[in-house]
A computed fold for a 475-nucleotide part of an RNA from an uncultured bacterium, annotated as small-subunit ribosomal RNA, 3' major domain. The full RNA is in RNAcentral, with records from ENA, Greengenes and SILVA. Rfam family: Bacterial small subunit ribosomal RNA. Its family is annotated with structural constituent of ribosome and ribosome in the Gene Ontology. Its mean pLDDT, the model's own confidence on a scale to 100, is 82.

Context: one part of a larger RNA
RNA sequence: UGACGGGGGCCCGCACAAGCGGUGGAACAUGUGGUUCAAUUCGACGCAACGCGAAGAACCUUACCUGGGCUUGAACUGCACUUGACAAAGGUAGAAAUAUCUCUCCCGCAAGGGCAAGUGUAGAGGUGCUGCAUGGCUGUCGUCAGCUCGUGCCGUGAGGUGUUGGGUUAAGUCCCGCAACGAGCGCAACCCCUGCCAUCAGUUGCUAUUGAUCUUCGGAUUAAGCACUCUGAUGGGACUGCCCGGGAAACCGGGAGGAAGGUGGGGAUGACGUCAAGUCAUCAUGGUCCUUAUGUCCAGGGCUACACACGUGUUACAAUGGCUAAUACAAAGGGAAGCGAAGCCGUAAGGUGAAGCAAACCUCACAAAAUUAGUCUAAGUUCGGAUUGAGGUCUGCAAUUCGACCUCAUGAAGUUGAAAUCGCUAGUAAUCGCGCAUCAUAACGGCGCGGUGAUACGUUCUCGGACCUUGUACA
Numbered sequence: 001u002g003a004c005g006g007g008g009g010c011c012c013g014c015a016c017a018a019g020c021g022g023u024g025g026a027a028c029a030u031g032u033g034g035u036u037c038a039a040u041u042c043g044a045c046g047c048a049a050c051g052c053g054a055a056g057a058a059c060c061u062u063a064c065c066u067g068g069g070c071u072u073g074a075a076c077u078g079c080a081c082u083u084g085a086c087a088a089a090g091g092u093a094g095a096a097a098u099a100u101c102u103c104u105c106c107c108g109c110a111a112g113g114g115c116a117a118g119u120g121u122a123g124a125g126g127u128g129c130u131g132c133a134u135g136g137c138u139g140u141c142g143u144c145a146g147c148u149c150g151u152g153c154c155g156u157g158a159g160g161u162g163u164u165g166g167g168u169u170a171a172g173u174c175c176c177g178c179a180a181c182g183a184g185c186g187c188a189a190c191c192c193c194u195g196c197c198a199u200c201a202g203u204u205g206c207u208a209u210u211g212a213u214c215u216u217c218g219g220a221u222u223a224a225g226c227a228c229u230c231u232g233a234u235g236g237g238a239c240u241g242c243c244c245g246g247g248a249a250a251c252c253g254g255g256a257g258g259a260a261g262g263u264g265g266g267g268a269u270g271a272c273g274u275c276a277a278g279u280c281a282u283c284a285u286g287g288u289c290c291u292u293a294u295g296u297c298c299a300g301g302g303c304u305a306c307a308c309a310c311g312u313g314u315u316a317c318a319a320u321g322g323c324u325a326a327u328a329c330a331a332a333g334g335g336a337a338g339c340g341a342a343g344c345c346g347u348a349a350g351g352u353g354a355a356g357c358a359a360a361c362c363u364c365a366c367a368a369a370a371u372u373a374g375u376c377u378a379a380g381u382u383c384g385g386a387u388u389g390a391g392g393u394c395u396g397c398a399a400u401u402c403g404a405c406c407u408c409a410u411g412a413a414g415u416u417g418a419a420a421u422c423g424c425u426a427g428u429a430a431u432c433g434c435g436c437a438u439c440a441u442a443a444c445g446g447c448g449c450g451g452u453g454a455u456a457c458g459u460u461c462u463c464g465g466a467c468c469u470u471g472u473a474c475a
Stems, first nucleotide, its partner, number of pairs: 001475002003472003007469003011465003015459002019424005026315008034306002042053002064301007077122008089102005105114003125290002128288003134284002136279003139275001141273001146185006152161003165176003191267004196236007205226002209224006239261001242255005317417001321376006333364003338357002343352003383414001388409007430452007
């Protein structure tokens, strides 16, 4: 100087407390361990691995296994030599890869050139190893308020001071004081979204007013119109600016006006560093290893196994509910190898159909919870839907291993969950649907969107962190 303390002081955080809803019990989905297997490819392991890499394993992917092949090779470059084909299409053998048969170059008079194949060679190739050789990228402490420098001063020196102290703040934020005076990286602000207003613009959006046509008298269409809504571009607006009180000031408490008040809400933004943290399997790369194989092509299988254990979720155990019928209101997105309307067929999944739309125009697309009416009456039930049987639909060469969905039948566990443990402070938790990426098909996951919409006295204790101080046989 740090680190640590079952030392002290002070402060903060969904850290505790007060609550709400969960997990832990059930079934299923998914990841992991273990076991099994020819193989169940590899990586990730407290927080910070375990719905993680994977925004999507039937083939492909694919790296694994078995079997069948190739050896200058599946892809790439140079040189030498040889050839004029190779490929496509068709036939045969084969599981395919592949082999074989038919067919068969271009420019130029030529030299030669192009293209392609073969042979030889230098090389190629490796998702082989080392993340403890590395770059790059990332997680975490932590959006915590810290981390440093120049000059000066103090100290033999390590180092200190500044950065400590008194206040204050979300903040090393600011004020005052001070052997310090200044400065840098962080904080804040500048950026984006959202909340209010104005101006400009007015179609594909809007419809107050006016006209016309139709009308089931509700309204619809159309022409003016851009008032309103909305869209999207530019500005304004909030600054403790004003008032009162406290205070030396910074600032704090209250108030007015205001759409918004003291950082308005949210996002992006992550200092010096820590963990030899993660990644050689995104990529790049040193070293090392393989070279008729650890490279490469193909078929089939596996990554989907299953006495078990754990994590993360979904659905429930019901009446604040289930079912039936009627009926209302979104936002944000996607669409051409695409979205696909109306109509018709089918109980349905879906089929048919083809209008419109490169989309404020058409379409996906009926939002659901909510509301109204009826029914069920406390039960393993009209709760719950696993499992299984049968029949179908769709995607796709192909759904057996191993897809999703529909219909009928079947109707398991489960009656609120021990010890323990998680999330959350406002349009949040909880709850309800909708969309998108990946994607031929394939979400209970991920990322977004809106609808309905709660509880909270406080800082004694637990955990983590910041600052000051103290002890130390630790560095």